[in-house]
Molecule: c-di-GMP-I riboswitch aptamer
Organism: Effusibacillus dendaii
RNA sequence: GUGUGAAAAAGGCAAAGCAACUGAAAAGUUGUGACGCAAAGCUACAGGGGCUAAGGUUUUAUGCUAUGUCAGCCAGCUACCGAA
Numbered sequence: 001g002u003g004u005g006a007a008a009a010a011g012g013c014a015a016a017g018c019a020a021c022u023g024a025a026a027a028g029u030u031g032u033g034a035c036g037c038a039a040a041g042c043u044a045c046a047g048g049g050g051c052u053a054a055g056g057u058u059u060u061a062u063g064c065u066a067u068g069u070c071a072g073c074c075a076g077c078u079a080c081c082g083a084a
């Protein structure tokens, strides 16, 4: 340095729920809370995939459709420490 992740150290993040706000919704923000996470850091026109359907459209069907959204789905990029 690269890989890697422990009965290590310093720490970090914050699921569900609840309250308020935004939004058509999915969902997001703040506070609380802690399920968990060695990348639960960043990236949504690098890529795949999921969710929603206002608007549009239609064969009027729990229909189709993203410009909306999800990074704690896969993934890309970057990174602390140093046992084996």
Stems, first nucleotide, its partner, number of pairs: 005081001012037002017032006035072001041077003047074002049070003055065003